[in-house]
Molecule: transfer RNA
Organism: Candidatus Moraniibacteriota bacterium
Order: sequence, then structure tokens, then C1' cells
RNA sequence: GGCCCUAUCGUCUAGAGGCUAGGACGUAUCCCUCUCACGGAUAAAACUGGGGUUCGAUUCCCCAUAGGGUCA
Repeated sequence: GGCCCUAUCGUCUAGAGGCUAGGACGUAUCCCUCUCACGGAUAAAACUGGGGUUCGAUUCCCCAUAGGGUCA
């Protein structure tokens, strides 16, 4: 340098054009307990950036950025 793949809460992940963007772990508060742990309830927290297509984009297309693979 060419080609291919990936990018979603703090972490791991679901999502295949109209979702309140869901779940697990973690975090916070409350309940339980003499206290902690366990258990229960509630809450906060995310679509890498820019363009395009579309009535509508996390989703499809292009470019960029970052990470990975492969060839030279």
C1' cells in the first nucleotide's frame, strides 16, 4: 500500500428501516439484617465523526477515524 471484518450505557452484549434503544454484570438510593453479605425494589447511564438515500436511519450507501485479520 491492496482487500476483508468490527465500532451501541463503566464492561459484555441484543437490535436486520418506524423500539420509551432492551438484557447481564457493575454503580447509586431504599427495603431486609444488630452489621456485612445474600435477597428484593427503584434509578442513572449508550448508538465513533461527517455526508448521502428515505416521509423516516443504530439499521442501507460513501468518506474519515480507531481497532483487528490477510496478502505483498